[in-house]
This record gives sequence, structure tokens and C1' cells, in this order.
RNA sequence: GUGGGGGUAGCUCAGCCGGAAGAGCACUGGGUUGUGGCCCCAGAGGCCGCGGGUUCGAGUCCCGUCCCUCACCCCA
Repeated sequence: GUGGGGGUAGCUCAGCCGGAAGAGCACUGGGUUGUGGCCCCAGAGGCCGCGGGUUCGAGUCCCGUCCCUCACCCCA
């Protein structure tokens, strides 16, 4: 340099053919317990890497760009 995959909650990851974002763990409060853990109930936490575009509507489609990763190619 060329091509593929990926970036979504603190972490690990879902999210279909565009209809408006979820799970597990972690965290907070409560219940249970002599205390703690386990278990049960409830809650908080995101404008989806960034910027633009299309659309009534974008995590999803298009363009640009940054980062991670894999393969290949070129030079030394």
C1' cells in the first nucleotide's frame, strides 16, 4: 500500500430486511442472614469511535477520517 473483520453501559458481548438500544458480570438501594456470601426484588448507568450525507425515521445505508486486528504485496 491492497483486501477482510471489529469499535455499542465500568468489563465481555447481542442488536435480523432502517421503525429508535438490550443481556450477563460489576455498581447502588432494599429483602433474607447473628455478620458476610449465595439467593430474591428494585434502580442507576449509552445520544452506538469521530465528522458529514441520504431518509419522515440511521447502531444498521452512503462518503470521509481515527484506532484495534487478520491476510497478502512492495522496499530495505